[in-house]
RNA sequence: CCGGUAGUGGCGCAGCUUGGUAGCGCGCUUCGUUCGGGACGAAGAGGACGUGAGUUCGAAUCUCGCCUACCGGACCA
Numbered sequence: 001c002c003g004g005u006a007g008u009g010g011c012g013c014a015g016c017u018u019g020g021u022a023g024c025g026c027g028c029u030u031c032g033u034u035c036g037g038g039a040c041g042a043a044g045a046g047g048a049c050g051u052g053a054g055u056u057c058g059a060a061u062c063u064c065g066c067c068u069a070c071c072g073g074a075c076c077a
Base pairs, nucleotide, nucleotide: 001073002072003071004070005069006068007067010026011025012024013023020057028044029043030042031041032040033039050066051065052064053063054062
């Protein structure tokens, strides 16, 4: 330098194909059961989807540039 894959709450992931406004598990907070812890049950908080732009009534999803990580290849030595 070229090609591919990935980037979504604190962590691990789904959703993308077919655009309709983001969810699951764990974790966290509060309450209840318990002497307390754990465990279980109930309720709740927390992300606008790596970044910028474009298309569209509407973008996590489609298009383009850029950044980061990983994989493969090429080049130089």
Transfer RNA from an uncultured Micrococcales bacterium, 77 nucleotides, folded computationally. The prediction has a mean pLDDT of 82. Its Rfam family is "tRNA". The family's RNA type in Rfam is transfer RNA.